[in-house]
RNA sequence: GCCGAUGUAGCUCAGUGGUAGAGUGCCAGUCUCAUAAGCUGGAUGUCGAGGGUUCGAACCCCUCCAUCGGCA
Numbered sequence: 001g002c003c004g005a006u007g008u009a010g011c012u013c014a015g016u017g018g019u020a021g022a023g024u025g026c027c028a029g030u031c032u033c034a035u036a037a038g039c040u041g042g043a044u045g046u047c048g049a050g051g052g053u054u055c056g057a058a059c060c061c062c063u064c065c066a067u068c069g070g071c072a
Base pairs, nucleotide, nucleotide: 001071002070003069004068005067006066007065010024011023012022013021018055026042027041028040029039030038048064049063050062051061052060
C1' cells in the first nucleotide's frame, strides 16, 4: 500500500428498515442470628464519528477513526 472482519449497557453478546434487548455485574427490598445462594423490583446506551437515502436507520449507501487478521 491492497483486501477482509469487528465496533451496541461496567463486561460478554443478540438485534439486518417500524418503541434498543438478554446474560452477568451494580443498587434497593425480601429471606437469614449473620453472610452467601434464592426471590422481587430498579437504574444504566449521543448503537465508533460525520454525511446521505427513506415517512421511518443500530440495520441500506459514502467518507473517516480504532482494533484484529490476510496479501504484498
Transfer RNA from a Candidatus Undinarchaeota archaeon, 72 nucleotides, folded computationally. The coordinates come from a structure-prediction model, not an experiment, and the mean pLDDT is 82. The RNAcentral record of the sequence draws on ENA. Its Rfam family is "tRNA". Lineage of the source: Archaea > Nanobdellati > Candidatus Undinarchaeota.